[in-house]
Context: one part of a larger RNA
Molecule: large-subunit ribosomal RNA, domain I
Organism: Oryzomicrobium terrae
RNA sequence: UGCAUGUGGUGGAUGCCUUGGCGAUCACAGGCGAUGAAGGACGUGCAAGCCUGCGAAAAGCUCCGGGGAGCUGGCAAUGAAGCUUUGAUCCGGAGAUGUCCGAAUGGGGAAACCCACUCCGCAAGGAGUAUCCCAGACUGAAUACAUAGGUCUGUGGAAGCGAACCCGGCGAACUGAAACAUCUAAGUAGCCGGAGGAAAAGAAAUCAACCGAGAUUCCCAAAGUAGUGGCGAGCGAAAUGGGACCAGCCUGCACGAUAUAGCAUCUACGUUAGAAAAACGGAAUGGAAAGUCCGGCCACAGAGGGUGAUAGCCCCGUAUUCGAAAACCUGGGUGUGGAACUAAGCGUGCGACAAGUAGGGCGGGACACGUGAAAUCCUGUCUGAAGAUGGGGGGACCAUCCUCCAAGGCUAAAUACUCGUGAUCGACCGAUAGUGAACCAGUACCGUGAGGGAAAGGCGAAAAGAACCCCGGGAGGGGAGUGAAAUAGAUCCUGAAACCGCAUGCAU
Repeated sequence: UGCAUGUGGUGGAUGCCUUGGCGAUCACAGGCGAUGAAGGACGUGCAAGCCUGCGAAAAGCUCCGGGGAGCUGGCAAUGAAGCUUUGAUCCGGAGAUGUCCGAAUGGGGAAACCCACUCCGCAAGGAGUAUCCCAGACUGAAUACAUAGGUCUGUGGAAGCGAACCCGGCGAACUGAAACAUCUAAGUAGCCGGAGGAAAAGAAAUCAACCGAGAUUCCCAAAGUAGUGGCGAGCGAAAUGGGACCAGCCUGCACGAUAUAGCAUCUACGUUAGAAAAACGGAAUGGAAAGUCCGGCCACAGAGGGUGAUAGCCCCGUAUUCGAAAACCUGGGUGUGGAACUAAGCGUGCGACAAGUAGGGCGGGACACGUGAAAUCCUGUCUGAAGAUGGGGGGACCAUCCUCCAAGGCUAAAUACUCGUGAUCGACCGAUAGUGAACCAGUACCGUGAGGGAAAGGCGAAAAGAACCCCGGGAGGGGAGUGAAAUAGAUCCUGAAACCGCAUGCAU
C1' cells in the first nucleotide's frame, strides 16, 4: 500500500408518519365600496421581538342568547398582577369605537406626510369644504326677448376593487402551408368598455317543400357529409331526427272596477351558537393494553379520529330526537297603501302599428361560403321606394306557387364559471413528491425596475430535556440520574451508499 472481516465516523438514501397540497361530488354564496372598500402604514399586551386579534374606547367595549369551570390568543416557557357559580374565559346574533394612507374626495404630495379655510364650542375638541352627472333655485353676454355661461343648494347618483364565466369595441405575431405573398394560426393572445349571478339570445318580414313545422338556449346524431379552398395547407355547415327545458307578451290617451309588487305585522321551514342520549370489569404479558384469556353490556349509534400496541361500551364524535332572545333567507296569512317609481290583466271609447328606412351603385366586413353564378346579414360613401289592391323571403335572375310581415321593446328555465363557505369522497401525492410555499413563503435572497424566487418536516407515551461530581478557559466528554430504549440527548425515529478512520488476518 492492496484485499477481506469486524467496529466506528461522516452522510441523509430508504421505510414508516402527516399538520400541507391535488382532484372531484352535493349544497350554499356569487359581490365589497363615499355609512370610506380591497390592500396597507403605524400603533395596541405587565414584560423585548414576530404572528394573530384589535384601533387612542386599541388580544378589546355594550346588549341579547348559548354554555358551565376554569381563564388572561400563538411561538412560549417563567415570573408578576388579576378575573371567575353575583356565571368568567369561550361560541353565536345585534350594536359601539374604528389613528393614518389608499377611489381618497379641503389644497398639496416623494402613499401612510405637509399646509389650510368656514361653522359650533369657554376650552379640549367636533363638523364641513374634491370632480362629474342629474334635479332645483338665483343670476346672466355678444343681442331687445332669450340662450350659452356663471353661482348656490340637494335628504339624489357615479367613481375604486374583485378568480373565472358573459356581451361589445380594437386586434397581433410566432406557427402551418415542409420556402412564401392569398390562406392558416384567429377574430385566438393582448388591450379597452360594460353587466349579471349568470350573461347573451328569444316569440318568425323563420324554416320547409306543395307535406308540413311553429320563440330562444344547450346536448347527441345528421357529419368530417354538402360545400368551401394558391380546389394547397386547411376550413367546414344546415334542413331533419332524438333529448334537456318549456312561456309568452307589451306599446299612446281618458274613464271604471280589480289584483300584484312595496310597507307593517303574525306565522312555518331553513341558516347563523348548541342540547340530550345506551353501555366494562377482572387476569397474565408488557414501560404502557385498546392486543390475548374469562365474564358482561349498548346498538336507529360496529362512520371516523384520539388515548403509552389493534377500543362499539375511556374521550371527541356518529345514528336519532330536540333547540334561538337576535339577525337573515324562502314561503304562507292578515292589514295598509291606494298609482309617485317599476311593472300586469279586464271592460269601454279614441288612437298608433315604425323613411333617409327597405332596396340600389362603389368600398369593406360577417355568414362553413376566399367575388365566385353569390343569394342572405352589417355599413363608410352616393342615392333612394311601396305603404296591406302593399311588402320581404324561398342561394344570380324571371314567372307561378308557398310562406312570413322588417325598419320599436320586454321575457323565466334548460347553459357557462368558482375568488369563496359547509359537508363528503379519492385503485391522488407523501417532504427532490404534492401548490412556488406541510416550517412566520411570494418570505430570505437577486434585480434600478418590470420581474425572478429558494432551501428548510419527524427526540420521547410523557421533558421525565440529564440535579450533583470529575477533566477542561470553553466546546466537548466521563460518571451519576430519567426513560422501555440515550448508538432516542436536543438538525435527537429508521440511518443505505459514496467518502474517512481503528483493530485483526493475508499479500506485497